Large-subunit ribosomal RNA, domain I from a soil metagenome, 590 nucleotides, folded computationally. The coordinates come from a structure-prediction model, not an experiment, and the mean pLDDT is 81.
[in-house]
Context: one part of a larger RNA
RNA sequence: GGCACAUGGUGGAUGCCUAGGCGUCGAAAGGCGAUGAAGGACGUGGACAGCUGCGAAAAGCUCCGGGGAGUUGCUAACAAACGUGGAUCCGGAGAUAUCCGAAUGGGGAAACCCCGCUGGCUCAUACCAGCGAGCCUCGAGCUGAAUACAUAGGCUCGAGGCGGCAAACUCAGGGAACUGAAAUAUCUAAGUACCUGAAGGAAUAGACAUCAACCGAGAUUCCCCUAGUAGCGACGAGCGAACGGGGACCAUGCCUAAACCGCAUCAAUGUAAGGCUGGGGCCGUUGUUGAUGUGGGGUCGUGGGGCCAUUCAGUGAGUUCCCCAGACUCACAGAGAGUUACAAAAUUGUUUGCUAGAUGAACGAUCUGGAAAGGUCGGCCAGAGAGGGUGACAGCCCCGUAGUCGAAAGUGAACAAUCUCUCGAUUGGUACCCGAGUAUCGCAGGGCACGUGAAACCCGGCGAGAAUCUGGGAGGACCAUCUUCCAAGGCUAAAUACUAUUCGACGACCGAUAGUGAACGAGUACCGUGAGGGAAAGGUGAAAAGAACCCCGGCGAGGGGAGUGAAAUAGUACCUGAAACCGUGUGUCU
Repeated sequence: GGCACAUGGUGGAUGCCUAGGCGUCGAAAGGCGAUGAAGGACGUGGACAGCUGCGAAAAGCUCCGGGGAGUUGCUAACAAACGUGGAUCCGGAGAUAUCCGAAUGGGGAAACCCCGCUGGCUCAUACCAGCGAGCCUCGAGCUGAAUACAUAGGCUCGAGGCGGCAAACUCAGGGAACUGAAAUAUCUAAGUACCUGAAGGAAUAGACAUCAACCGAGAUUCCCCUAGUAGCGACGAGCGAACGGGGACCAUGCCUAAACCGCAUCAAUGUAAGGCUGGGGCCGUUGUUGAUGUGGGGUCGUGGGGCCAUUCAGUGAGUUCCCCAGACUCACAGAGAGUUACAAAAUUGUUUGCUAGAUGAACGAUCUGGAAAGGUCGGCCAGAGAGGGUGACAGCCCCGUAGUCGAAAGUGAACAAUCUCUCGAUUGGUACCCGAGUAUCGCAGGGCACGUGAAACCCGGCGAGAAUCUGGGAGGACCAUCUUCCAAGGCUAAAUACUAUUCGACGACCGAUAGUGAACGAGUACCGUGAGGGAAAGGUGAAAAGAACCCCGGCGAGGGGAGUGAAAUAGUACCUGAAACCGUGUGUCU
RNA backbone atom coordinates (compact mmCIF):
# COMPACT_ATOMS: atom_id res chain seq x y z
C1' G A 1 0.00 0.00 0.00
C1' G A 2 -4.11 -3.60 -1.76
C1' C A 3 -8.26 -6.73 -0.16
C1' A A 4 -11.84 -8.51 3.67
C1' C A 5 -14.45 -7.86 8.18
C1' A A 6 -15.56 -4.68 12.25
C1' U A 7 -16.04 0.19 14.12
C1' G A 8 -15.92 5.62 13.83
C1' G A 9 -15.68 10.77 11.71
C1' U A 10 -17.61 13.89 7.95
C1' G A 11 -21.89 14.70 5.14
C1' G A 12 -27.21 15.47 5.02
C1' A A 13 -29.69 11.76 0.93
C1' U A 14 -33.88 8.77 2.39
C1' G A 15 -38.15 7.66 5.49
C1' C A 16 -41.76 9.82 8.64
C1' C A 17 -43.93 14.68 9.98
C1' U A 18 -46.26 19.84 9.00
C1' A A 19 -46.59 25.13 11.16
C1' G A 20 -46.83 26.80 4.82
C1' G A 21 -48.44 26.72 0.05
C1' C A 22 -51.64 25.25 -4.56
C1' G A 23 -56.38 24.47 -6.72
C1' U A 24 -61.76 24.10 -6.84
C1' C A 25 -66.74 25.05 -5.01
C1' G A 26 -70.36 27.99 -2.16
C1' A A 27 -71.53 32.49 0.31
C1' A A 28 -70.18 37.54 1.49
C1' A A 29 -68.00 41.98 0.12
C1' G A 30 -66.84 44.58 -4.14
C1' G A 31 -63.96 49.74 -2.37
C1' C A 32 -60.55 53.32 0.80
C1' G A 33 -59.53 58.90 0.66
C1' A A 34 -59.34 66.50 2.46
C1' U A 35 -63.64 63.76 8.98
C1' G A 36 -56.43 63.25 5.42
C1' A A 37 -56.25 57.09 2.32
C1' A A 38 -52.91 53.27 0.45
C1' G A 39 -47.94 53.12 1.99
C1' G A 40 -44.19 54.68 5.17
C1' A A 41 -40.57 57.47 8.79
C1' C A 42 -39.81 58.10 13.87
C1' G A 43 -41.25 56.85 18.41
C1' U A 44 -43.77 53.76 22.20
C1' G A 45 -42.31 48.37 27.30
C1' G A 46 -39.43 48.42 34.42
C1' A A 47 -35.25 46.38 31.48
C1' C A 48 -36.06 45.58 24.58
C1' A A 49 -32.09 44.33 19.13
C1' G A 50 -36.05 42.23 15.85
C1' C A 51 -41.31 40.97 14.78
C1' U A 52 -46.33 42.24 16.36
C1' G A 53 -49.52 46.02 18.51
C1' C A 54 -50.12 51.07 19.41
C1' G A 55 -49.32 56.86 18.68
C1' A A 56 -46.67 62.12 23.00
C1' A A 57 -53.69 59.72 26.04
C1' A A 58 -48.30 55.51 22.35
C1' A A 59 -48.17 46.22 23.57
C1' G A 60 -52.56 51.18 25.14
C1' C A 61 -57.84 55.02 27.13
C1' U A 62 -63.72 55.10 27.61
C1' C A 63 -68.66 52.91 27.18
C1' C A 64 -71.75 48.65 25.93
C1' G A 65 -72.18 43.28 25.34
C1' G A 66 -69.86 38.20 25.75
C1' G A 67 -66.85 35.33 29.08
C1' G A 68 -65.33 33.32 34.04
C1' A A 69 -59.78 32.48 36.48
C1' G A 70 -56.13 33.65 35.73
C1' U A 71 -53.06 37.82 33.56
C1' U A 72 -48.82 41.80 32.04
C1' G A 73 -47.99 39.67 22.91
C1' C A 74 -43.78 36.54 20.13
C1' U A 75 -40.64 35.66 25.31
C1' A A 76 -38.15 32.01 29.30
C1' A A 77 -36.23 34.09 33.81
C1' C A 78 -36.06 38.72 37.02
C1' A A 79 -38.48 43.09 39.04
C1' A A 80 -43.05 45.42 39.95
C1' A A 81 -48.08 44.81 39.56
C1' C A 82 -53.41 43.56 38.06
C1' G A 83 -57.71 40.05 38.86
C1' U A 84 -64.63 36.89 41.58
C1' G A 85 -65.68 44.77 43.74
C1' G A 86 -65.00 40.07 37.39
C1' A A 87 -58.90 41.19 35.16
C1' U A 88 -56.42 39.20 30.69
C1' C A 89 -59.26 37.72 26.37
C1' C A 90 -63.46 38.12 22.31
C1' G A 91 -67.22 41.35 19.70
C1' G A 92 -69.74 46.39 18.85
C1' A A 93 -69.43 51.77 19.37
C1' G A 94 -66.24 55.86 20.61
C1' A A 95 -61.56 58.88 22.21
C1' U A 96 -56.47 59.77 21.10
C1' A A 97 -54.07 59.24 16.53
C1' U A 98 -46.40 62.59 16.15
C1' C A 99 -44.12 63.44 11.07
C1' C A 100 -44.14 62.23 5.71
C1' G A 101 -47.30 60.84 1.89
C1' A A 102 -53.04 63.36 -3.06
C1' A A 103 -50.25 66.42 1.05
C1' U A 104 -53.29 71.10 0.42
C1' G A 105 -49.94 78.08 4.21
C1' G A 106 -44.62 78.73 1.38
C1' G A 107 -40.30 75.85 0.37
C1' G A 108 -37.91 71.04 0.05
C1' A A 109 -32.57 66.47 -1.22
C1' A A 110 -40.19 62.55 1.66
C1' A A 111 -40.56 61.83 7.07
C1' C A 112 -37.23 68.42 7.28
C1' C A 113 -36.95 74.04 7.05
C1' C A 114 -39.58 78.74 7.14
C1' C A 115 -44.12 82.08 7.58
C1' G A 116 -48.87 84.94 8.05
C1' C A 117 -53.77 85.72 10.38
C1' U A 118 -57.54 84.99 14.36
C1' G A 119 -58.70 83.62 19.33
C1' G A 120 -57.04 82.13 24.43
C1' C A 121 -53.36 83.03 28.32
C1' U A 122 -49.68 86.70 29.81
C1' C A 123 -47.41 93.13 31.91
C1' A A 124 -45.07 91.26 27.31
C1' U A 125 -42.41 87.52 24.60
C1' A A 126 -42.95 82.52 25.02
C1' C A 127 -46.91 78.88 24.98
C1' C A 128 -51.87 76.68 23.49
C1' A A 129 -56.00 76.10 19.82
C1' G A 130 -57.77 77.05 14.99
C1' C A 131 -57.31 78.81 9.94
C1' G A 132 -54.39 79.88 5.41
C1' A A 133 -53.08 75.04 -1.86
C1' G A 134 -55.36 74.66 -6.69
C1' C A 135 -59.47 73.76 -10.00
C1' C A 136 -64.94 73.32 -11.03
C1' U A 137 -70.12 74.64 -9.90
C1' C A 138 -73.56 77.66 -7.27
C1' G A 139 -74.72 82.07 -4.30
C1' A A 140 -73.61 87.06 -2.38
C1' G A 141 -70.90 91.55 -2.55
C1' C A 142 -67.27 95.06 -4.52
C1' U A 143 -65.28 96.64 -8.92
C1' G A 144 -65.01 97.17 -14.16
C1' A A 145 -62.75 97.62 -20.66
C1' A A 146 -63.06 98.42 -26.11
C1' U A 147 -68.04 101.85 -25.54
C1' A A 148 -72.32 106.47 -23.11
C1' C A 149 -75.72 103.07 -20.39
C1' A A 150 -74.20 98.29 -20.12
C1' U A 151 -71.72 93.68 -20.88
C1' A A 152 -67.23 90.71 -20.91
C1' G A 153 -63.47 90.43 -17.43
C1' G A 154 -61.24 91.01 -12.32
C1' C A 155 -61.29 90.66 -6.83
C1' U A 156 -63.31 89.10 -2.04
C1' C A 157 -66.48 86.09 0.97
C1' G A 158 -69.70 81.75 1.71
C1' A A 159 -71.51 76.65 0.36
C1' G A 160 -70.76 72.08 -2.20
C1' G A 161 -67.63 68.99 -5.18
C1' C A 162 -62.84 67.15 -7.29
C1' G A 163 -57.64 65.56 -6.65
C1' G A 164 -54.68 60.22 -4.62
C1' C A 165 -54.62 54.72 -3.96
C1' A A 166 -56.43 49.74 -5.22
C1' A A 167 -56.04 42.50 -7.86
C1' A A 168 -58.84 41.25 -11.99
C1' C A 169 -63.19 42.13 -14.74
C1' U A 170 -65.63 46.67 -18.19
C1' C A 171 -66.00 50.73 -21.71
C1' A A 172 -63.54 54.40 -24.51
C1' G A 173 -59.07 57.34 -26.99
C1' G A 174 -54.37 55.80 -29.09
C1' G A 175 -51.75 51.41 -30.85
C1' A A 176 -46.76 47.97 -32.21
C1' A A 177 -43.28 44.24 -33.50
C1' C A 178 -41.39 39.42 -33.30
C1' U A 179 -44.09 35.70 -35.80
C1' G A 180 -46.97 32.99 -40.01
C1' A A 181 -47.11 33.21 -45.22
C1' A A 182 -41.44 27.78 -45.08
C1' A A 183 -38.27 34.54 -48.78
C1' U A 184 -41.50 39.18 -48.89
C1' A A 185 -44.52 44.14 -49.70
C1' U A 186 -51.06 43.44 -49.50
C1' C A 187 -52.38 39.98 -45.68
C1' U A 188 -51.26 37.64 -40.69
C1' A A 189 -49.87 38.15 -35.68
C1' A A 190 -54.09 41.88 -33.79
C1' G A 191 -57.26 45.91 -32.66
C1' U A 192 -53.35 41.38 -29.33
C1' A A 193 -49.22 43.45 -26.09
C1' C A 194 -48.55 48.20 -24.28
C1' C A 195 -49.83 53.62 -23.03
C1' U A 196 -53.84 56.91 -21.56
C1' G A 197 -58.80 58.29 -19.72
C1' A A 198 -63.42 57.00 -17.16
C1' A A 199 -66.75 54.15 -14.21
C1' G A 200 -69.26 50.29 -11.56
C1' G A 201 -70.21 46.16 -8.35
C1' A A 202 -70.53 44.69 -12.38
C1' A A 203 -69.58 47.42 -17.08
C1' U A 204 -71.33 47.73 -22.12
C1' A A 205 -75.91 47.15 -24.77
C1' G A 206 -81.17 47.93 -24.82
C1' A A 207 -87.35 48.98 -26.10
C1' C A 208 -86.78 48.52 -33.60
C1' A A 209 -86.00 54.31 -39.13
C1' U A 210 -84.67 45.67 -36.46
C1' C A 211 -85.25 41.14 -39.05
C1' A A 212 -88.02 38.31 -42.38
C1' A A 213 -90.15 37.04 -47.11
C1' C A 214 -95.51 37.55 -49.30
C1' C A 215 -95.56 33.30 -43.85
C1' G A 216 -94.36 35.87 -39.93
C1' A A 217 -91.24 37.48 -35.56
C1' G A 218 -91.10 41.32 -31.76
C1' A A 219 -85.70 45.47 -26.70
C1' U A 220 -80.78 44.04 -24.88
C1' U A 221 -77.16 40.47 -22.86
C1' C A 222 -75.06 35.39 -22.36
C1' C A 223 -74.75 29.99 -23.78
C1' C A 224 -75.52 25.60 -27.34
C1' C A 225 -76.42 24.62 -32.50
C1' U A 226 -76.69 26.54 -37.40
C1' A A 227 -70.95 26.00 -39.12
C1' G A 228 -65.61 25.78 -40.03
C1' U A 229 -71.30 26.34 -43.66
C1' A A 230 -72.27 31.08 -46.86
C1' G A 231 -68.59 34.12 -47.92
C1' C A 232 -63.78 37.05 -47.62
C1' G A 233 -58.61 35.99 -49.15
C1' A A 234 -50.96 37.65 -53.19
C1' C A 235 -58.74 32.94 -53.69
C1' G A 236 -51.90 32.15 -50.56
C1' A A 237 -51.16 31.81 -45.34
C1' G A 238 -55.28 32.36 -43.25
C1' C A 239 -59.97 35.10 -41.68
C1' G A 240 -64.94 33.66 -40.96
C1' A A 241 -70.60 35.34 -40.32
C1' A A 242 -75.97 35.75 -40.53
C1' C A 243 -81.08 33.97 -41.10
C1' G A 244 -83.29 30.22 -38.34
C1' G A 245 -83.71 26.72 -34.00
C1' G A 246 -82.92 25.40 -28.68
C1' G A 247 -81.94 27.42 -23.76
C1' A A 248 -80.54 31.22 -19.39
C1' C A 249 -83.16 35.61 -17.93
C1' C A 250 -87.21 38.46 -18.60
C1' A A 251 -89.97 44.77 -18.05
C1' U A 252 -93.38 43.37 -26.38
C1' G A 253 -90.48 48.51 -19.92
C1' C A 254 -90.36 53.93 -19.76
C1' C A 255 -89.24 59.58 -19.80
C1' U A 256 -88.55 63.76 -23.07
C1' A A 257 -88.26 67.63 -27.85
C1' A A 258 -92.22 69.93 -30.92
C1' A A 259 -97.52 71.62 -31.82
C1' C A 260 -101.09 74.17 -27.96
C1' C A 261 -102.23 76.74 -23.00
C1' G A 262 -100.51 79.42 -18.44
C1' C A 263 -96.82 81.96 -15.24
C1' A A 264 -92.03 84.67 -14.31
C1' U A 265 -88.04 87.71 -16.21
C1' C A 266 -85.92 90.57 -20.14
C1' A A 267 -86.18 93.23 -24.86
C1' A A 268 -88.94 95.76 -28.71
C1' U A 269 -93.39 98.34 -29.75
C1' G A 270 -96.04 102.67 -27.60
C1' U A 271 -101.72 103.82 -25.19
C1' A A 272 -107.81 102.37 -24.55
C1' A A 273 -106.56 97.89 -29.55
C1' G A 274 -107.00 94.87 -23.73
C1' G A 275 -107.88 92.50 -19.03
C1' C A 276 -111.10 83.69 -20.14
C1' U A 277 -116.81 84.10 -22.04
C1' G A 278 -121.92 86.80 -21.09
C1' G A 279 -124.13 91.00 -17.81
C1' G A 280 -122.75 95.04 -14.37
C1' G A 281 -118.72 97.68 -12.28
C1' C A 282 -113.48 98.63 -12.18
C1' C A 283 -108.28 99.13 -13.98
C1' G A 284 -103.92 102.20 -16.19
C1' U A 285 -95.72 99.43 -15.72
C1' U A 286 -102.21 97.63 -19.56
C1' G A 287 -101.98 95.06 -24.19
C1' U A 288 -99.22 92.92 -28.51
C1' U A 289 -94.73 90.56 -30.51
C1' G A 290 -90.09 88.06 -29.57
C1' A A 291 -86.37 85.53 -26.39
C1' U A 292 -85.15 82.69 -22.04
C1' G A 293 -86.72 79.83 -17.91
C1' U A 294 -90.57 77.13 -15.77
C1' G A 295 -95.62 74.46 -15.04
C1' G A 296 -99.45 71.84 -17.86
C1' G A 297 -99.87 69.05 -22.52
C1' G A 298 -97.61 65.08 -25.46
C1' U A 299 -94.60 60.42 -27.13
C1' C A 300 -96.83 57.09 -31.75
C1' G A 301 -96.42 53.50 -37.11
C1' U A 302 -103.46 48.87 -37.34
C1' G A 303 -99.52 56.40 -37.80
C1' G A 304 -99.60 59.41 -33.24
C1' G A 305 -100.37 64.09 -31.03
C1' G A 306 -102.26 69.33 -30.95
C1' C A 307 -106.50 72.56 -31.96
C1' C A 308 -112.05 73.12 -32.92
C1' A A 309 -116.83 70.98 -32.48
C1' U A 310 -119.82 66.76 -30.50
C1' U A 311 -121.78 62.88 -26.84
C1' C A 312 -121.23 60.59 -22.10
C1' A A 313 -118.80 60.54 -17.16
C1' G A 314 -118.98 61.20 -8.84
C1' U A 315 -118.63 65.14 -4.44
C1' G A 316 -116.59 69.71 -2.57
C1' A A 317 -113.54 74.14 -2.89
C1' G A 318 -110.96 77.92 -5.64
C1' U A 319 -109.85 81.22 -10.01
C1' U A 320 -103.67 86.98 -11.54
C1' C A 321 -109.36 93.32 -10.98
C1' C A 322 -114.56 92.56 -8.22
C1' C A 323 -119.92 90.22 -8.14
C1' C A 324 -123.40 86.43 -10.61
C1' A A 325 -123.64 82.26 -14.31
C1' G A 326 -120.57 79.33 -17.52
C1' A A 327 -115.70 77.46 -18.33
C1' C A 328 -111.19 76.01 -16.11
C1' U A 329 -108.13 74.47 -11.97
C1' C A 330 -107.41 72.11 -7.26
C1' A A 331 -108.81 68.75 -3.24
C1' C A 332 -111.54 64.39 -1.64
C1' A A 333 -113.68 59.70 -3.03
C1' G A 334 -112.72 55.43 -6.29
C1' A A 335 -108.94 52.67 -9.08
C1' G A 336 -103.78 51.68 -9.70
C1' A A 337 -98.48 52.02 -8.82
C1' G A 338 -93.75 52.85 -6.04
C1' U A 339 -87.67 53.49 -3.74
C1' U A 340 -84.37 49.13 -9.83
C1' A A 341 -85.48 52.82 -15.04
C1' C A 342 -90.77 54.76 -15.45
C1' A A 343 -90.95 61.25 -9.71
C1' A A 344 -88.72 61.00 -4.95
C1' A A 345 -87.45 61.20 0.60
C1' A A 346 -87.87 59.35 5.23
C1' U A 347 -89.83 56.87 9.58
C1' U A 348 -91.73 52.73 12.20
C1' G A 349 -92.77 47.63 12.88
C1' U A 350 -92.21 42.28 11.95
C1' U A 351 -89.23 38.30 10.30
C1' U A 352 -84.48 36.60 9.13
C1' G A 353 -79.00 36.87 8.48
C1' C A 354 -73.79 38.88 9.75
C1' U A 355 -70.25 41.00 13.42
C1' A A 356 -68.73 37.80 20.31
C1' G A 357 -70.94 33.33 22.18
C1' A A 358 -74.02 29.14 24.96
C1' U A 359 -75.65 24.12 25.53
C1' G A 360 -74.44 19.49 23.77
C1' A A 361 -75.00 11.86 24.77
C1' A A 362 -72.10 7.60 26.13
C1' C A 363 -66.37 3.33 29.90
C1' G A 364 -64.54 0.51 33.12
C1' A A 365 -61.29 -3.63 34.58
C1' U A 366 -57.05 -6.37 33.33
C1' C A 367 -52.18 -7.66 30.34
C1' U A 368 -47.80 -5.73 27.81
C1' G A 369 -45.24 -1.26 28.01
C1' G A 370 -41.61 4.54 29.93
C1' A A 371 -46.56 5.83 28.68
C1' A A 372 -52.61 2.61 26.51
C1' A A 373 -55.95 5.20 22.87
C1' G A 374 -53.12 -1.38 21.56
C1' G A 375 -54.51 -6.99 23.27
C1' U A 376 -58.27 -9.58 26.40
C1' C A 377 -63.04 -9.29 29.13
C1' G A 378 -67.58 -6.95 30.06
C1' G A 379 -70.71 -2.42 28.99
C1' C A 380 -72.89 2.22 26.88
C1' C A 381 -74.28 6.60 23.36
C1' A A 382 -75.63 7.78 18.54
C1' G A 383 -80.21 13.70 14.99
C1' A A 384 -73.30 13.11 17.45
C1' G A 385 -68.75 6.68 14.15
C1' A A 386 -66.61 14.79 10.60
C1' G A 387 -61.98 16.22 12.41
C1' G A 388 -58.09 17.39 15.88
C1' G A 389 -55.54 16.54 20.60
C1' U A 390 -54.05 13.50 24.65
C1' G A 391 -46.79 9.67 26.61
C1' A A 392 -48.51 3.98 20.57
C1' C A 393 -54.15 3.24 17.02
C1' A A 394 -59.96 6.71 21.64
C1' G A 395 -67.67 7.22 19.08
C1' C A 396 -68.04 7.12 25.17
C1' C A 397 -60.57 11.41 28.38
C1' C A 398 -60.27 16.80 26.21
C1' C A 399 -61.66 20.28 22.21
C1' G A 400 -65.30 19.46 19.13
C1' U A 401 -69.32 17.17 15.86
C1' A A 402 -75.27 16.38 14.98
C1' G A 403 -79.10 19.04 17.03
C1' U A 404 -80.90 23.32 19.75
C1' C A 405 -80.39 28.29 21.67
C1' G A 406 -78.17 33.62 21.81
C1' A A 407 -77.00 40.43 20.93
C1' A A 408 -76.64 46.01 24.88
C1' A A 409 -74.36 48.00 20.03
C1' G A 410 -73.51 48.26 14.70
C1' U A 411 -75.02 46.42 9.98
C1' G A 412 -77.54 43.55 5.50
C1' A A 413 -82.03 41.56 3.29
C1' A A 414 -87.31 40.57 2.78
C1' C A 415 -92.21 41.95 3.98
C1' A A 416 -95.86 45.38 5.95
C1' A A 417 -97.58 50.16 7.39
C1' U A 418 -97.12 55.35 7.46
C1' C A 419 -95.81 57.99 3.23
C1' U A 420 -95.43 59.44 -1.97
C1' C A 421 -97.05 59.50 -7.11
C1' U A 422 -100.57 58.68 -11.32
C1' C A 423 -105.60 58.38 -13.62
C1' G A 424 -111.41 60.19 -18.49
C1' A A 425 -113.47 58.11 -23.05
C1' U A 426 -116.65 58.55 -28.23
C1' U A 427 -117.51 60.60 -33.12
C1' G A 428 -116.49 64.28 -36.84
C1' G A 429 -113.51 68.30 -38.73
C1' U A 430 -108.79 70.96 -39.35
C1' A A 431 -103.76 70.20 -41.67
C1' C A 432 -100.61 73.13 -36.54
C1' C A 433 -96.48 69.51 -34.73
C1' C A 434 -93.77 64.90 -34.97
C1' G A 435 -85.76 65.88 -32.98
C1' A A 436 -81.20 70.01 -39.35
C1' G A 437 -75.91 71.75 -40.96
C1' U A 438 -79.37 66.28 -39.64
C1' A A 439 -80.67 62.54 -43.63
C1' U A 440 -78.47 62.18 -48.20
C1' C A 441 -74.60 62.99 -52.08
C1' G A 442 -69.18 63.70 -53.63
C1' C A 443 -63.78 62.90 -52.14
C1' A A 444 -60.39 60.25 -49.12
C1' G A 445 -60.67 56.74 -44.88
C1' G A 446 -62.34 53.50 -40.81
C1' G A 447 -65.90 49.55 -38.92
C1' C A 448 -68.90 45.53 -40.47
C1' A A 449 -66.60 37.67 -41.43
C1' C A 450 -66.72 41.17 -46.31
C1' G A 451 -58.85 43.22 -48.45
C1' U A 452 -63.12 48.52 -53.45
C1' G A 453 -65.23 44.68 -55.02
C1' A A 454 -71.60 44.67 -58.32
C1' A A 455 -70.54 46.74 -52.06
C1' A A 456 -75.47 47.66 -49.72
C1' C A 457 -75.33 48.86 -44.14
C1' C A 458 -72.80 51.73 -39.84
C1' C A 459 -69.07 55.74 -38.22
C1' G A 460 -66.76 60.11 -38.12
C1' G A 461 -62.93 64.13 -41.49
C1' C A 462 -63.43 67.89 -45.75
C1' G A 463 -67.11 69.95 -49.29
C1' A A 464 -72.26 70.29 -50.91
C1' G A 465 -77.00 69.89 -48.66
C1' A A 466 -83.51 67.85 -48.20
C1' A A 467 -88.48 66.65 -46.79
C1' U A 468 -92.77 66.71 -42.05
C1' C A 469 -97.25 61.92 -43.30
C1' U A 470 -99.63 63.43 -50.42
C1' G A 471 -93.37 62.68 -45.39
C1' G A 472 -88.97 59.60 -44.47
C1' G A 473 -85.57 54.96 -43.80
C1' A A 474 -84.67 49.72 -44.91
C1' G A 475 -85.23 44.92 -47.47
C1' G A 476 -76.62 43.75 -49.97
C1' A A 477 -75.25 48.18 -56.60
C1' C A 478 -79.59 50.46 -58.90
C1' C A 479 -85.09 50.94 -60.53
C1' A A 480 -90.28 49.46 -60.06
C1' U A 481 -93.86 46.80 -57.29
C1' C A 482 -94.61 44.92 -52.57
C1' U A 483 -93.45 44.35 -47.45
C1' U A 484 -91.68 46.51 -43.15
C1' C A 485 -90.10 50.25 -39.79
C1' C A 486 -90.19 55.75 -37.95
C1' A A 487 -83.41 58.21 -37.56
C1' A A 488 -81.02 62.66 -36.35
C1' G A 489 -82.88 63.35 -27.44
C1' G A 490 -82.51 60.31 -22.93
C1' C A 491 -83.15 56.26 -18.79
C1' U A 492 -83.52 51.02 -17.76
C1' A A 493 -83.20 45.37 -13.40
C1' A A 494 -82.08 40.13 -14.51
C1' A A 495 -79.57 36.34 -17.13
C1' U A 496 -73.08 37.66 -18.23
C1' A A 497 -67.36 38.87 -16.68
C1' C A 498 -63.80 39.11 -12.53
C1' U A 499 -61.57 38.20 -7.27
C1' A A 500 -56.99 42.12 -4.21
C1' U A 501 -60.35 40.90 0.34
C1' U A 502 -63.64 37.93 4.36
C1' C A 503 -65.99 33.26 5.92
C1' G A 504 -67.01 28.05 5.15
C1' A A 505 -66.12 23.38 2.69
C1' C A 506 -63.45 20.10 -0.27
C1' G A 507 -58.94 17.74 -3.05
C1' A A 508 -56.77 10.00 -7.16
C1' C A 509 -52.84 18.58 -5.09
C1' C A 510 -47.22 19.46 -2.78
C1' G A 511 -44.66 17.79 1.59
C1' A A 512 -38.93 21.54 2.81
C1' U A 513 -33.95 21.06 -4.18
C1' A A 514 -41.40 19.91 -3.57
C1' G A 515 -45.42 23.45 -2.71
C1' U A 516 -45.78 30.63 -3.30
C1' G A 517 -39.73 33.82 -4.39
C1' A A 518 -40.96 33.39 0.91
C1' A A 519 -43.50 26.89 6.32
C1' C A 520 -38.05 30.44 9.59
C1' G A 521 -37.57 38.67 11.82
C1' A A 522 -38.74 37.28 3.07
C1' G A 523 -39.54 40.73 -1.15
C1' U A 524 -35.60 39.94 4.21
C1' A A 525 -29.99 39.32 3.77
C1' C A 526 -27.17 40.32 -0.30
C1' C A 527 -26.09 42.45 -5.50
C1' G A 528 -26.82 46.95 -8.64
C1' U A 529 -25.77 54.51 -9.38
C1' G A 530 -30.60 53.05 -10.90
C1' A A 531 -34.70 50.66 -13.20
C1' G A 532 -34.20 46.08 -11.19
C1' G A 533 -32.41 41.25 -9.52
C1' G A 534 -33.03 38.25 -5.30
C1' A A 535 -31.48 33.78 -1.90
C1' A A 536 -30.17 30.14 1.81
C1' A A 537 -32.39 28.67 6.13
C1' G A 538 -38.08 23.46 9.18
C1' G A 539 -37.92 18.65 13.04
C1' U A 540 -34.18 17.22 20.98
C1' G A 541 -37.81 14.88 24.08
C1' A A 542 -44.11 12.58 26.09
C1' A A 543 -42.35 16.29 29.43
C1' A A 544 -36.52 20.60 29.80
C1' A A 545 -36.78 16.36 33.32
C1' G A 546 -31.75 21.18 28.81
C1' A A 547 -27.08 17.45 32.53
C1' A A 548 -26.59 19.48 40.28
C1' C A 549 -21.74 17.77 41.76
C1' C A 550 -16.51 15.91 40.53
C1' C A 551 -12.12 15.62 37.06
C1' C A 552 -8.59 17.32 32.69
C1' G A 553 -8.10 22.06 30.49
C1' G A 554 -6.44 28.85 29.64
C1' C A 555 -11.61 30.76 35.99
C1' G A 556 -11.35 28.28 27.87
C1' A A 557 -13.12 25.39 23.66
C1' G A 558 -13.88 20.52 24.07
C1' G A 559 -14.09 16.10 26.70
C1' G A 560 -14.46 12.16 30.88
C1' G A 561 -17.49 10.60 35.15
C1' A A 562 -22.04 11.28 37.94
C1' G A 563 -27.24 12.32 37.25
C1' U A 564 -32.20 12.80 34.01
C1' G A 565 -34.74 10.04 30.52
C1' A A 566 -37.86 4.42 27.46
C1' A A 567 -33.63 6.00 24.68
C1' A A 568 -28.13 10.79 25.40
C1' U A 569 -24.61 7.03 18.98
C1' A A 570 -32.19 11.79 21.52
C1' G A 571 -27.14 16.74 24.62
C1' U A 572 -29.64 22.11 22.08
C1' A A 573 -23.66 21.63 15.77
C1' C A 574 -29.88 17.63 18.94
C1' C A 575 -35.56 12.39 14.72
C1' U A 576 -33.93 8.90 10.97
C1' G A 577 -28.70 9.44 9.43
C1' A A 578 -27.54 6.68 2.65
C1' A A 579 -23.23 7.90 -0.68
C1' A A 580 -18.94 10.47 -2.11
C1' C A 581 -14.59 11.67 1.17
C1' C A 582 -11.24 10.71 5.77
C1' G A 583 -9.76 7.44 9.83
C1' U A 584 -9.02 3.32 13.63
C1' G A 585 -8.74 -2.01 14.92
C1' U A 586 -8.10 -7.15 13.40
C1' G A 587 -6.93 -10.70 9.57
C1' U A 588 -4.48 -11.57 5.06
C1' C A 589 -1.29 -10.52 0.51
C1' U A 590 3.09 -8.07 -1.47